[in-house]
RNA sequence: GCGGGUGUGGUAUAGUGGUAAUACGGCAGCCUUCCAAGCUGCAGUUGUGGGUCCGAUUCCCAUCACCCGCUCCA
Numbered sequence: 001g002c003g004g005g006u007g008u009g010g011u012a013u014a015g016u017g018g019u020a021a022u023a024c025g026g027c028a029g030c031c032u033u034c035c036a037a038g039c040u041g042c043a044g045u046u047g048u049g050g051g052u053c054c055g056a057u058u059c060c061c062a063u064c065a066c067c068c069g070c071u072c073c074a
Base pairs, nucleotide, nucleotide: 001070002069003068004067005066006065007064010024011023012022013021018054026042027041028040029039030038047063048062049061050060051059
């Protein structure tokens, strides 16, 4: 330099052109003499910038980070 892949709450991951979800974690409540466990509820998320579209996390382009492969030079 070329090609491919992956970026989604604090962590690990799913998902689909039509309100973004699950588990763990966090917070609050219930329960308990107290704690743990259990139960209920709440908050928090689509790498960045554009484009298409009535509507984009999803489709397209660029860019950034990481991973893999190939190639060139010294």